[in-house]
Context: one part of a larger RNA
RNA sequence: GUUGCUGGAGGAUGACUUGGUUGGCUAGCCGAUGAAGGACGUGACAAGCUACGAUAUGCCGCGGGUAGGCGCAUGGAGCCUUUGAGCCGCGGAUCUCCUAAUCGGACGUCCGUGCACGGGCCAAUAACCUGUGCAAUUCCGGUGUCAUGACCGGAAGGGUAAGCCGCGGAAUUGAAGCAUCUUAUUACGCGGACGAAAAGAAAACAAACGUGAUUCCCUUAGUAACAGCGAGCGAAGAGGGAACAGGCCAAACCGAAUCCCAGAGUGAAGAGCUCUGGGGAAUGUGGUGUUCGGACCGUAGACAAUUGCCGACAUGCCUAAGCCGAGGUCGUCUGGAACGAUGUGGCGUAGAGGGUGAAACCCCCGUAGGCGCAAAGCAUGGGCAUGUCAUCGGUCCCAGAGUAGCGUGGGUCGGUCUUCUCACGUGAACGUCGCAGUCACAGUCUGCGAAGCCUAAAUACUCAGCCAAACCGAUAGAACACUACGUAGCGCGAGCGAAAGUUGAAAAGCGCCGCGGGAGCGGGGUGAAAAGCACCUGAAACCAGCAAUCUACUCAAAGGAUGCCGACUAAAAGAAAAGACACUUGGCGAACGAAACAGGAGUAAUCCUGCAGUAGGAUCCGAGUGGAUCGAGUCGGCCUCAUUCGUCUCGAAACACGAGCCGGGGAGUUGGUGGGCGUGGCAAGGAUAAGGCGAAGAGCCGUAAACUGAGGGAAACCAAUAAGCCCGCAGCCCGUAAGGGUCAGGGGCAACGUGUCAUAAGCGCGUGAAGUCACUCCCAUCAUACGAGAAGCCAGUCGAUCUAGGCCUGGCCAGGGUGAAGCCGGGCGAAAGUCCGGUGGAGGCCCGAGAGGGUUAUGACGUGCAACUCUUUCCGUUGAGCUGGGCGUAGGAGUAAAAGGCUUAUCUAGACUGGGGAUUGCUCGUUCUCCGCGAAGUUGGUCGCAGCCAAGCCCUGCCCGAGGUAUCACGUGGCGUAGAGCACUAACGGAUUGGCCCGGGAGGCGUCAAGCCUUUCACCAUCCUAGAAACUCCGAAUCUGCGUGAACCAUAGACGGCAGGAGACGGGUGCCCGGGGUAAGCCAGGCAGGCCGAGAUGGGGAGAACCGAGAGUGCGGUUAAGGUCCCUAAGCACCAGAUAAGUGCGGUGAAGAAGGGCGUCGAGAGCCCCAGACAGUCUGGGGGUGAGCUUAGAAGCAGCUAUCCCCGAACGAAAGCGUAACAGCUCACAGACCGAGGCUCUCGGCCUUGAAAAUGGACGGGGCUAAAUCUGGUCACCGAUACCGUACGGCACGCGGGUAACUCUGCGUGAUCCGGUAGCGGAGCGACCCGGUCGGAUAGAAGUGGGGGCGUGAGCUCCCGUGGACCGUCCGGGUUUGUUAAUCCUGGCAGGAGUAACAGCGAAGCAUGGUGAGAAUCCAUGCCACCGAAAGGGAAAGGGUUCUUCGGCGAUGCGUCGUCAGCCGAAGUUUAGUCGGUCCUAAGUGUCAUCGUAAUUCGACAUUCACGAAAGGGAAUCAGGUCAAUAUUCCUGAACCUCGGAAGUACGUUUCGCGGCAACGCAAAGUCGGACUGGUGAUUCAUCUGGACAGGCCGAGCACGGCUCUCGCCGUGUUUAACACCCAAAUCCUGCUGAGUACCGUAAUGGUGAGAUGCAGGCGAAGGAUGGAAUAGCGGGUGGUUGGACACCCGUUCGGUUGAUUCCUGGUGACCCUGAAAAGCGAGUCCGAAAGGAUCUUCCGAGUCCGUACCAAGAUCCGACACAGGUUCCCUAGCUGAGAAAGCUAAGGUGUAU
Repeated sequence: GUUGCUGGAGGAUGACUUGGUUGGCUAGCCGAUGAAGGACGUGACAAGCUACGAUAUGCCGCGGGUAGGCGCAUGGAGCCUUUGAGCCGCGGAUCUCCUAAUCGGACGUCCGUGCACGGGCCAAUAACCUGUGCAAUUCCGGUGUCAUGACCGGAAGGGUAAGCCGCGGAAUUGAAGCAUCUUAUUACGCGGACGAAAAGAAAACAAACGUGAUUCCCUUAGUAACAGCGAGCGAAGAGGGAACAGGCCAAACCGAAUCCCAGAGUGAAGAGCUCUGGGGAAUGUGGUGUUCGGACCGUAGACAAUUGCCGACAUGCCUAAGCCGAGGUCGUCUGGAACGAUGUGGCGUAGAGGGUGAAACCCCCGUAGGCGCAAAGCAUGGGCAUGUCAUCGGUCCCAGAGUAGCGUGGGUCGGUCUUCUCACGUGAACGUCGCAGUCACAGUCUGCGAAGCCUAAAUACUCAGCCAAACCGAUAGAACACUACGUAGCGCGAGCGAAAGUUGAAAAGCGCCGCGGGAGCGGGGUGAAAAGCACCUGAAACCAGCAAUCUACUCAAAGGAUGCCGACUAAAAGAAAAGACACUUGGCGAACGAAACAGGAGUAAUCCUGCAGUAGGAUCCGAGUGGAUCGAGUCGGCCUCAUUCGUCUCGAAACACGAGCCGGGGAGUUGGUGGGCGUGGCAAGGAUAAGGCGAAGAGCCGUAAACUGAGGGAAACCAAUAAGCCCGCAGCCCGUAAGGGUCAGGGGCAACGUGUCAUAAGCGCGUGAAGUCACUCCCAUCAUACGAGAAGCCAGUCGAUCUAGGCCUGGCCAGGGUGAAGCCGGGCGAAAGUCCGGUGGAGGCCCGAGAGGGUUAUGACGUGCAACUCUUUCCGUUGAGCUGGGCGUAGGAGUAAAAGGCUUAUCUAGACUGGGGAUUGCUCGUUCUCCGCGAAGUUGGUCGCAGCCAAGCCCUGCCCGAGGUAUCACGUGGCGUAGAGCACUAACGGAUUGGCCCGGGAGGCGUCAAGCCUUUCACCAUCCUAGAAACUCCGAAUCUGCGUGAACCAUAGACGGCAGGAGACGGGUGCCCGGGGUAAGCCAGGCAGGCCGAGAUGGGGAGAACCGAGAGUGCGGUUAAGGUCCCUAAGCACCAGAUAAGUGCGGUGAAGAAGGGCGUCGAGAGCCCCAGACAGUCUGGGGGUGAGCUUAGAAGCAGCUAUCCCCGAACGAAAGCGUAACAGCUCACAGACCGAGGCUCUCGGCCUUGAAAAUGGACGGGGCUAAAUCUGGUCACCGAUACCGUACGGCACGCGGGUAACUCUGCGUGAUCCGGUAGCGGAGCGACCCGGUCGGAUAGAAGUGGGGGCGUGAGCUCCCGUGGACCGUCCGGGUUUGUUAAUCCUGGCAGGAGUAACAGCGAAGCAUGGUGAGAAUCCAUGCCACCGAAAGGGAAAGGGUUCUUCGGCGAUGCGUCGUCAGCCGAAGUUUAGUCGGUCCUAAGUGUCAUCGUAAUUCGACAUUCACGAAAGGGAAUCAGGUCAAUAUUCCUGAACCUCGGAAGUACGUUUCGCGGCAACGCAAAGUCGGACUGGUGAUUCAUCUGGACAGGCCGAGCACGGCUCUCGCCGUGUUUAACACCCAAAUCCUGCUGAGUACCGUAAUGGUGAGAUGCAGGCGAAGGAUGGAAUAGCGGGUGGUUGGACACCCGUUCGGUUGAUUCCUGGUGACCCUGAAAAGCGAGUCCGAAAGGAUCUUCCGAGUCCGUACCAAGAUCCGACACAGGUUCCCUAGCUGAGAAAGCUAAGGUGUAU
């Protein structure tokens, strides 16, 4: 590692069902008498559901019913009940608050008012508390009024699942685009009604026949018709059925004969009748009358019926709860239990069903059958009301008007010029008339009478009740089997929306003991069984232990298949004593098939012949010996093969996509129409539809319509062989055969019908009788249409708690700097003015905190602290500034200093729900087996190229009946390529000679000229050479037509034809041939019977298509390609050569090119050579001469010219080096020595060079050298699923048997059948349910774990466990019927992984003690540390008990702990006349009325009324104390406001309050009502003066404490309100005074005879003094107490300085901005009223209701979290400092970010 066993985890499977689903039937509205729906309550204990409503898990009456009951819900306690409870039925009472919601208002279900009549309290008839009733709006009717208001009576409003009627009205979609069209008069919105709705009694149809309201079904009919005449759409009449039903007005004529209300009488408490009173009605009640017209006039009759109303009594029916209802609980066995088995009985108008300890006709409930009953209802009897029908004649009286019709336009319909309808315009007739009869008009004819109304049934639907089921059975069925009649949870909201069933027969739900802090565990007990409430069964993934058996490190390895081997296991289900298995031996014997030896051939390796088709040879069959295993299972080793599955693809192991694993779920279905195969029925016919009977059945009935039976034609219209001829298959007959005869079906002619047509011909279509109905299956089409998947479009709603803009009302901006205008002074100037110095304090000014923003690090973070944060840096801070609260603007819309930004983490058109399962030519997926055949990637068309249609290619079935053909040969034709050629065409090189007709140039002759001559060019001719895809005088191979033959295929049916079903229309590659391209494993073509695709297997190292070869399953042989040293089967084979480079061990340029090589082997040619070659060594290599010229020089050797002669064996007027020039050294050349081949050229083989890449590496590797390399040759051997043989299977076909037919079965044949993707066809396996059949089961079913056997397979079967109640065979039937895959759905569980993280911004902990089972983390103390314009204190919003106490630690506390807690459980806590709400109004909102709209719950308007601020306005309270938790609320003390009352007074009742010169003052100036006037309430920004207070600091005193030996030093405390009264600045005012080259005054501006100044007065704020009030508080001491409580005593006193951003007062400046309203308060004037009566004094009473706890944030809010984010306002000390900066500290808080 694998397997098994034992367990865990998990919750599949099986069994079950309380719940669903579908259908049938029943029933069908509720509401102002307050609904539907909700909120809150009600229980002794009560959170949820149920029930109920302050009479509250219920009350009353009647009926039923019987022994128990107090719901789900089983607890302890308590109670009710035979005086009949609980329970069931019917009826009644009560019925809080919200809700149409309706007295007004608000809205999370609350608050408030008026009137009437009561109650309580009180001195009170006031106020307050409290009960009952009434009080909305609209409409209608009535009373009343001039009219409105008013009053009386009635109705409506809202809800409801679908159905119905009307109004408005999309889009996706289809048309393969799109616009008419379609979707669709649909979805959706609005209005209205009902149990049904609507429609409805012909101004109708029809067609020359007729019908007789409407509605619904079948049919007509997918017809007529409409339609880019596309897609599509689409009636009616007739016919068959269901159900049936008809009536009334207006008018003519009459004219009150009529109706309503009240009362009385009669009647049956009824209907009816009679009387009286009142009212309605002449703008007409009533009668008549209504289309077979009527009225009126006249005439003549007939009959006793018709409908309606009532409900006393009688009878019957129906009907609630309910009642009766047969027969075994007999024996034996098993068992925990009998309903089982067995034996033996019984009942049945009852053997439906359910329950009971397993399966029950006779145990229980029931069932068949029968009975009972209140009210209501129905029927009959009864009472009452009412006359009806009709003839003939006359008169010409009546019969529905902005109507019918018409024109134009719109909508709609099948409706076409011809449906219906609307708008506008126009506009009749009058019964002698009108309308209709599908284009118009006219005349006949036929039908009918519009413009008035009502009307049951048949029909539609299902919120609800009952019943049923071939429906589902807990991932199913409803989303919900359960505290889901939508819960938990998510979202601001509209809205979205789960999971979760089972102990047992009975709780008998484990008493008791032990361990443990507990949780729990172990004993023990209950039970049939622990099934133990983590509860039936209890699978798999996954985890652990044990056992078996193996392996273990780079030689990589795993899993899989066949075979062999090793170890272990083994109870059964398999074989086996009738002998497993082993060994020995024999027989038959296929393919295949030796050898020794002998003879012969070859240089040799070797070959040929004989031996010999001999020996051998698979399987099968025996014999002998032994005598118990074999087969099987588990694990492992070895050989061979071997890169996951699925998918798209030419091609996937792919570095292409999907899949972590397991379980469960998961995809071609249903209906209509059409086509087809098959099967069955009947057949010139076949079958019904709706409907009826019937049990929701079977079956029977039902004949309408359609199909078929005749076609042709646009139509009018006309209208076909029942076979005339020929061929001929099968069959039959004859024949030995060849063949012949006959010939159904079949084929070919002929003929016929019709159209075309003058006729004929020709042509088209048809004719010699088969259909129709049903069912299975296949296909098409319409419907969602195999499953899953868009972005989007449209409709209706929900959102401005985010954000954008705006409106209303509030709040905020430390500090510092700069220094505009104005003003003052000075200088200058005639002046205007200007300059300087001050003063002053402007500014979308400057610096800079807080606020706001978000620049840089392109830092950190980037599974974060955070779905936008952190740090740093930066911008910016009196303005176009920031911000709270309240409002308003919204989806083709808003808002936008504009970025397509923002509109709730969503924006180039939000979100939610719906149309809706939109559509998708695109992508993915699509589930059991076996058998037969088996493709295509081509052609044509296409807004076509990722698609589709037709053909071609494939499959299946049928028909026909004899030829067919890829191959080869021959014959006979076709072609114009390869090649070749230059004869044409176009283009090109060269040569020579010749020509001169034409042409050009030059020259000459000629007087110009004509003309002639010479020459040259061009041209022509000839020759040589080259050469073309778009050249061809020629021209193959290949290919191809026809014919003949061969071969092959074919009667086992080819070829051909018909019908049905497809798939596919992306191809790729090898050889060959073209094009493009530098090239490509490149792009795009041609050809084809190659191959892959769809093809395995052997070889090629590996490998889609290269070589071999086409695989049904085994066994035995032989070969192919390719190989034979080892890996690795077979030759280190053999013969003759090459290579020295590891070249190479493959096959042609990195797998090695051009170019090189005195590498080596070979071939050919030439030359030299014993008269001595080539090389080497030795010697010579001279003279004329230094040749001449040139030159400075030039001597062989700078250059030029020339390059001779001599000596000689040879020796250049010099081949090279060298010198300035010489010299010098070589060479050529010659001799000697040596002694045999040498030199050169050309060609070939192998080798070598050329030759550079990144971790060490590739001939497949090892390795190989006379080879294991290369070349040539020889013989063996190996080697495949090929070939041969053998056994078997399938399939096809043939012949028999058998059958109604198929299936089936026996025998035979198959060399020429059995690879297979898409696909077609055939046969089967399994799952669930139903009917029948035969069976099994508590002595153990299903399921589930392990194992044995059978089948080609899907699968089937047997055994042992577990389990504890159901299950199966066979024959038919019906399906939500089969899963490794869809980034599938859902649940569970892994790996990652004991990994990341638990460090990282913000402060820091340590020690001791305590508690406790347990302490780094809790508590206490001490030390230390941190914040300190906060991390302190107080409020708003929001939250909602988090507050406090007690008891706890299973979970929560992001990751540790926990004795702790914002956690769990229990209990408690919020106290108001004076704080807020309440009142007022703002922006704005609602609303009456009015208006708009088809309509509204919609909108407009603003003239009503109301709402709208807990930061605006506003009557009134402070200090101290107190609780565990509240306090401006309680307590103590001291106050104040409003309202009401009582007593008194001022004052008043026809006209003077007092004081002061005045401003003004005073306890004194009356009360009530109305109007008016003017105040207050009441308002911007900037800046400055003055006055105060808070606070700070300093000093003294006093008290206490600490340190210190002392002196002394240090620290702490030293406090105080509302209210009453008094004092008080500025401004302003009054009186007197009376000022100008003036005076006064300011921080500044300024002021003054309209009165400065001075003096004297008046009004007058913050604030202060005193009282309050020291008796309080605080500090300390003493006593007391467990600790408190408590008692007593002492002290608590002054001064100075500083000083605001707080308070008050006043001034100045700025504005294109001039900076709310109302309530309330308090004056004045006028008018009016009463006679009383305060605002003064004293006293009394009242002040309801709601909020009030706590947090307010680095843990109570918003961000999913105890989240480094976000969130409005107020207070804020010291040192340093300009400062609210920074740093350090006080008070206070914290050191829980582990």
A computed fold for a 1794-nucleotide part of an RNA from a Candidatus Thorarchaeaceae archaeon, annotated as large-subunit ribosomal RNA, half A. Taxonomically the source falls in Candidatus Thorarchaeaceae (nom. nud.) (Archaea, Promethearchaeati, Candidatus Thorarchaeota, Candidatus Thorarchaeles (nom. nud.)). Rfam family: Archaeal large subunit ribosomal RNA. Rfam links the family to the GO terms ribosome and structural constituent of ribosome. The prediction has a mean pLDDT of 81.